[in-house]
RNA sequence: UCCUUAUUAAGAGAGGCAGAGGGAAUAGGCCCUGUGAAGCCCGGCAACCUAGGUGCUUUGAACAAAAGCAUAAAAGGUGCUAAAUCCUACAGAAGUUAGUUCUGAAAGAUGAGGA
Numbered sequence: 001u002c003c004u005u006a007u008u009a010a011g012a013g014a015g016g017c018a019g020a021g022g023g024a025a026u027a028g029g030c031c032c033u034g035u036g037a038a039g040c041c042c043g044g045c046a047a048c049c050u051a052g053g054u055g056c057u058u059u060g061a062a063c064a065a066a067a068g069c070a071u072a073a074a075a076g077g078u079g080c081u082a083a084a085u086c087c088u089a090c091a092g093a094a095g096u097u098a099g100u101u102c103u104g105a106a107a108g109a110u111g112a113g114g115a
Stems, first nucleotide, its partner, number of pairs: 001115008013042001015041003021032003026089004043081003048077003053071007085107001090104005
């Protein structure tokens, strides 16, 4: 970098350093920001992967072992910590020409597996 797959409307500090920008990219909106942006540290959230706990089921001669499911936690590996992935860009539907609503796709993000 590419492929597959799952998730993507929940959750998370009025801490320290730092100093001007930030909300993925393009366009259009709309926002956040010196009552301090990005970034770093600490804290926190979550529970995708790993390890382990508990319960149930299946295989099994078995109170061995293995597999599956559920559940609580959070030790390790990530991740996340304004707004729905801030919203819209493509297709379809409702509706009816003005904006709007809904569904799906695409793109993106994160995890896991693979090339």

A computed fold for a 115-nucleotide RNA, annotated as SAM riboswitch aptamer (S box leader). Its Rfam family is "SAM riboswitch aptamer (S box leader)". About the family: The SAM riboswitch is found upstream of a number of genes which code for proteins involved in methionine or cysteine biosynthesis in Gram-positive bacteria. It was read from a public genome assembly, where an Rfam model found it.